[in-house]
Context: one part of a larger RNA
RNA sequence: GAUAAACGCUGGCGGCGCACAUAAGACAUGCAAGUCGAACGAACUUAAUACCUUGCUUGCAAGGUAAGCGGUUAGUGGCGGACUGGUGAGUAACACGUAAGAAAUCUGCCUAUCAGAGGGGAAUAACAGUGAGAAAUCACUGCUAAUACCGCAUAUGCCAUAGGAAUCGCAUGAUUCUAGUGGGAAAGGAGCAAUCCGCUGAUAGAUGAGCUUGCGUCUGAUUAGCUAGUUGGUGGGGUAAAGGCCUACCAAGGCGACGAUCAGUAGCCGGACUGAGAGGUUGAACGGCCACAUUGGGACUGAGAUACGGCCCAGACUCCUACGGGAGGCAGCAGUCGGGAAUAUUGCGCAAUGGAGGAAACUCUGACGCAGUGACGCCGCGUAUAGGAAGAAGGUUUUCGGAUUGUAAACUAUUGUCCACAGGGAAGAUAAAAGACUGUACCUGUGAAGAAAGCUCCGGCUAACUACGUGCCAGCAGCCGCGGUAAUACGUAGGGAGCAAGCGUUAUCC
Numbered sequence: 001g002a003u004a005a006a007c008g009c010u011g012g013c014g015g016c017g018c019a020c021a022u023a024a025g026a027c028a029u030g031c032a033a034g035u036c037g038a039a040c041g042a043a044c045u046u047a048a049u050a051c052c053u054u055g056c057u058u059g060c061a062a063g064g065u066a067a068g069c070g071g072u073u074a075g076u077g078g079c080g081g082a083c084u085g086g087u088g089a090g091u092a093a094c095a096c097g098u099a100a101g102a103a104a105u106c107u108g109c110c111u112a113u114c115a116g117a118g119g120g121g122a123a124u125a126a127c128a129g130u131g132a133g134a135a136a137u138c139a140c141u142g143c144u145a146a147u148a149c150c151g152c153a154u155a156u157g158c159c160a161u162a163g164g165a166a167u168c169g170c171a172u173g174a175u176u177c178u179a180g181u182g183g184g185a186a187a188g189g190a191g192c193a194a195u196c197c198g199c200u201g202a203u204a205g206a207u208g209a210g211c212u213u214g215c216g217u218c219u220g221a222u223u224a225g226c227u228a229g230u231u232g233g234u235g236g237g238g239u240a241a242a243g244g245c246c247u248a249c250c251a252a253g254g255c256g257a258c259g260a261u262c263a264g265u266a267g268c269c270g271g272a273c274u275g276a277g278a279g280g281u282u283g284a285a286c287g288g289c290c291a292c293a294u295u296g297g298g299a300c301u302g303a304g305a306u307a308c309g310g311c312c313c314a315g316a317c318u319c320c321u322a323c324g325g326g327a328g329g330c331a332g333c334a335g336u337c338g339g340g341a342a343u344a345u346u347g348c349g350c351a352a353u354g355g356a357g358g359a360a361a362c363u364c365u366g367a368c369g370c371a372g373u374g375a376c377g378c379c380g381c382g383u384a385u386a387g388g389a390a391g392a393a394g395g396u397u398u399u400c401g402g403a404u405u406g407u408a409a410a411c412u413a414u415u416g417u418c419c420a421c422a423g424g425g426a427a428g429a430u431a432a433a434a435g436a437c438u439g440u441a442c443c444u445g446u447g448a449a450g451a452a453a454g455c456u457c458c459g460g461c462u463a464a465c466u467a468c469g470u471g472c473c474a475g476c477a478g479c480c481g482c483g484g485u486a487a488u489a490c491g492u493a494g495g496g497a498g499c500a501a502g503c504g505u506u507a508u509c510c
Base pairs, nucleotide, nucleotide: 001509002508003507005506006505007504008503009502012381013380014379015378016377017376018374019373020339025337026336027335029334030333031332034079035078036077039076040075042073043072044071045070049066050065051064052063053062054061055060056059086292087291088290096216097215098214099213100212101211105209106208110205111204112203113202114201115200116199118152120150121149127142128141129140130139131138132137158183159182160181161180163178164177165176166175167174168173188197189196190195218264219263220262225255226254227253230252231251232250233249234248235247236246237245267289268288269287270286271282272281273280274279294315295314296313297312298311317328318327319326320325345371347370348369349368353367354365355364356363357362384414385413386412387411394405395404396403397402419447420446421445422444423443424442428437454499455498456497457496458495459480460479461478465494466493467492468491469490475482476481
């Protein structure tokens, strides 16, 4: 000098930041991922309208029927739940950083271009009925729709296959052209319509992701040998893709004092702190990457996961139970218990920015924007200003003359930061509408010195000294050291020095 700090004493205001470092311990409760009726059937509800019946005040009231604008939604279906948000347990590794590679890859939504959408079928949820169960839920029978599902047609482009030709290269080879065989698509919706939104195949791009490699990346040799899919090859399998990634066979290799293996510790980086620099330390907040989601394992769906708020199995734990069986996962935001020296509200709003769905209106969004708590940090402001000597009183001290506190106070005048009250009142919002914050910031007026100073130190280092008490006691102390009867070093008082809404102590780094 610095800090995600804590503790002691003290504490007026504002702005901007930061806030479980310990138990990746356990979690009550609420919320954090939905949306689309312009994909679909169905159910419920309903304005205006028409008709019928009844009543009569003769154009109104009540009831019913038809058709139906609109609305709501459990279910099927689509897209999104792989983003956002959290944590740092694991990991010494192509995890990260940096620089390259692929003639070894995939990519929903988006952009551009080319081509297309013909004709059929069988179901199923919802629903109805029956049954089982305490519940969670499940079984059977029957009915129905689709942008759900399945064949057929078409496709010079696409895929597979064994060929031919040309050009080129980076070893395997790549690109283009070409004839043959085989294979493979589609869906509709809104609108009077125009058209728009979707659908299918292909090419290119963009974005995102997977893979490989050079170099860099902590400590220990009181860890010296390690390795059997191990190292390489061939055939096969598998993957989007190269590859012992997997498998059968063959060979006996591969790594290592330039530190293998083992053990310990640790998420990595941009950065941050310090330092003249070189360097050292560190990785909170913000940003990028990685890993994890009660512990371990597994796959499904999907463009993308081996998936925090999805599924299955096993373990531990908690809860419900009619004992047969079920339910759960805060390292999301709040909050609780526990642990700890120690770390906040079960707040407001989608107004802004961004995201998901939707044609849109809009809905959802504890992301985010705000407010609340905490002097935890940085910065700014204030606690007044001017005059005022009888140098008052009081305190302290004294050589008893005085000295000092001290222009300090009183007293006189002034101002209004802050404060209180009253009035006005934003920007943040783009043609219009829409502001959580918020009656906030700010402005004007009135009142009023009023509410607002402490902490540490005073032997030397180190700025600042006297008195009393104590008497190697009580105590102090960062180092040297102080205290045994005149202690500037302990305790108190007066005075002084330093910093100041803080001041000291402790811890850690340079």

The part of an RNA shown here (small-subunit ribosomal RNA, 5' domain) has 510 nucleotides and comes from an uncultured bacterium. The prediction has a mean pLDDT of 81. It matches the Rfam family "Bacterial small subunit ribosomal RNA". Gene Ontology terms of the family: ribosome and structural constituent of ribosome.